């Protein structure tokens, strides 16, 4: 200096153009004398509580429509030199 790979809620993942998945932590209610477990509910903002806007590194680009495809960048891991 070239190359490959990965980055998605706090933390560990799933997804591959059309609703952002599941565990666990944690938080509120339900249970209880109180605890644990157990069931529910929960992205993240604003709200007239009817709902709206935003969000997969970071930035551009194709496309009706990108977490996905294509380019550049950032960090991190492997390989070559």
């Nucleotide at each position: 200096g070239c190359c490959c790979u990965g980055a998605u809620c706090g933390c560990a993942u799933a997804g591959u153009g059309g609703u952002a998945u599941u565990g666990c932590a944690c938080a509120a209610g339900a249970c209880u004398g109180g605890a644990a477990a157990u069931c529910u509910u929960g992205g993240u903002c604003c709200u007239u509580c009817g709902g709206g806007a935003c969000u997969c590194c970071c930035a551009g680009g194709u496309u009706c429509g990108a977490u996905u495809c294509c380019u550049g960048g950032u960090c991190a891991g492997g390989g070559c030199g």

Model confidence (mean pLDDT): 80 of 100. Predicted 3D model of an 81-nucleotide RNA (transfer RNA) from a Bacillota bacterium. Its Rfam family is "tRNA". Rfam classes the family as a transfer RNA. Rfam links the family to the GO term triplet codon-amino acid adaptor activity. The sequence is in RNAcentral, with records from ENA and MGnify. The source organism's lineage runs through Bacteria, Bacillati and Bacillota.